Predicted 3D model of a 72-nucleotide RNA (transfer RNA) from a Candidatus Parcubacteria bacterium. Its Rfam family is "tRNA". It is annotated as a transfer RNA. The source organism's lineage runs through Bacteria, Bacteria candidate phyla and Candidatus Parcubacteria.
């Protein structure tokens, strides 16, 4: 330099055009002498950045940025 994959909550990941979700975590409560476990609730996001297409974009297209793999 070229090609491919990837970027979504604090972490690991779903969501492939029509209200952004789960598990773990954090906080509060119940329980306990207390902690843990268990159960219930709460908390959480400029969907990497900028444009484009569309009535409507996390999702499709383009460029750029970060990470990974391969080729040279």
């Nucleotide at each position: 330099g070229c090609g491919c994959c990837u970027g979504u909550a604090g972490c690991u990941c779903a969501g492939u055009g029509g209200u952004a979700g789960a598990g773990c975590g954090a906080c509060c409560g119940u329980c306990u002498u207390a902690u843990a476990c268990a159960c219930g609730g709460u908390u959480g996001g400029u969907c990497g950045u900028a444009g484009g297409u569309u009535c409507g974009a996390a999702u499709c297209c383009u460029a750029c940025c970060g990470g990974g793999c391969g080729c040279a």